[in-house]
RNA sequence: UUGAGUGAAAGGCAAACUUAUCGAAAGAUAAGGACGCAAAGCCACAGGUCUAAGGCAAAAAGCUAGGAUGGCUGGGCUGCCGGC
Numbered sequence: 001u002u003g004a005g006u007g008a009a010a011g012g013c014a015a016a017c018u019u020a021u022c023g024a025a026a027g028a029u030a031a032g033g034a035c036g037c038a039a040a041g042c043c044a045c046a047g048g049u050c051u052a053a054g055g056c057a058a059a060a061a062g063c064u065a066g067g068a069u070g071g072c073u074g075g076g077c078u079g080c081c082g083g084c
Base pairs, nucleotide, nucleotide: 003084005081012037013036017032018031019030020029021028022027035071041077042076043075045074046073047072048069049068050067054064055063056062
């Protein structure tokens, strides 16, 4: 320096839920709170999933992403550390 990885050490993030705000919704942000996470750090490129305002259809209980999800998967970039 690189790779893999976690018996450690120093730490980090923060699910559900509650409150407030934004949003048509899914959901997001902030505070509280911890289910968990070796990238649960960042990125919507690909796939999956969620929502359907608007649009389409109207027999319809339907269809549709320019919306959302990185704590769904893949991928890209970056980071801490003892033993090996």
c-di-GMP-I riboswitch aptamer from Bacillus thermotolerans, 84 nucleotides, folded computationally. The model forms 95% of the base pairs in the Rfam consensus. RNAcentral records the identical sequence in 2 taxa. Rfam family: c-di-GMP-I riboswitch aptamer. Its family is annotated with cyclic-di-GMP binding in the Gene Ontology. Rfam describes the family as follows. GEMM was predicted in a large-scale screen for bacterial structured RNA regulatory elements.